[in-house]
RNA sequence: AAGAAAAUAGCAAAGUGGUAUUGUGUCUGGCUUGAAACUAGAUAGUGGGGGUUCGAUUCCCUCUUUUCUUG
Numbered sequence: 001a002a003g004a005a006a007a008u009a010g011c012a013a014a015g016u017g018g019u020a021u022u023g024u025g026u027c028u029g030g031c032u033u034g035a036a037a038c039u040a041g042a043u044a045g046u047g048g049g050g051g052u053u054c055g056a057u058u059c060c061c062u063c064u065u066u067u068c069u070u071g
Stems, first nucleotide, its partner, number of pairs: 001070007010024004018054001025043006047063005
C1' cells in the first nucleotide's frame, strides 16, 4: 500500500427481519457448626452516526477499534 473478517452483559459465545439466549462472573436467600458443592432469585447487553423497512443484532453506507492475508 492492496484485499478480507470481526465488534452482542464484567468475561466467553449463539442469534440471517418480528420486543436477544446460554455459560461464567457479581449480589441476596436456602442448605451447612462454618466454607465449598448444590439450589432459588436478582443484576447487566446489540461499538458511534446515518439510510432502507410497518418493524433492524440481522440489510446498505460511513467512522472508530481489533485481527488475518499479500507485497
Transfer RNA from Allobates nunciatus, 71 nucleotides, folded computationally. The sequence is in RNAcentral, with records from ENA. Lineage of the source: Eukaryota > Vertebrata > Amphibia > Neobatrachia > Allobates. Its Rfam family is "tRNA". Gene Ontology term of the family: triplet codon-amino acid adaptor activity. By type it is a transfer RNA.